Molecule: SAM riboswitch aptamer (S box leader)
RNA sequence: UACUUAUCAAGAGUGACGGAGGGAAAGGCCCUGUGAAGUCCAGCAACCGGCAAAAGCAGCGGUGCUAAAUCCUACGGUGUUUAUUCCGAAAGAUGAGUU
Numbered sequence: 001u002a003c004u005u006a007u008c009a010a011g012a013g014u015g016a017c018g019g020a021g022g023g024a025a026a027g028g029c030c031c032u033g034u035g036a037a038g039u040c041c042a043g044c045a046a047c048c049g050g051c052a053a054a055a056g057c058a059g060c061g062g063u064g065c066u067a068a069a070u071c072c073u074a075c076g077g078u079g080u081u082u083a084u085u086c087c088g089a090a091a092g093a094u095g096a097g098u099u
Stems, first nucleotide, its partner, number of pairs: 002098007013041001015040003021031003026073003042066003046063004050057002070091001075088003
């Protein structure tokens, strides 16, 4: 890098440094000097490992995560006067496995 598979409406910062961006990409809509990204610390507990007969526990190890449903939409379907956190796909994210 690619493939397979599971999950994606739960949870988690009034901290320190930093100093202008961030929310994948397009369109929207948002967050942000009442402090963005990033780093550290703290926290959460989704997956794997650990413990347990199991429900589950712990937060010890490996990842991950800590605005908003994966922030919403795009493509298809149901339904509708309109609309919608109606359903599915695609794309994406994360874990585990394989190459």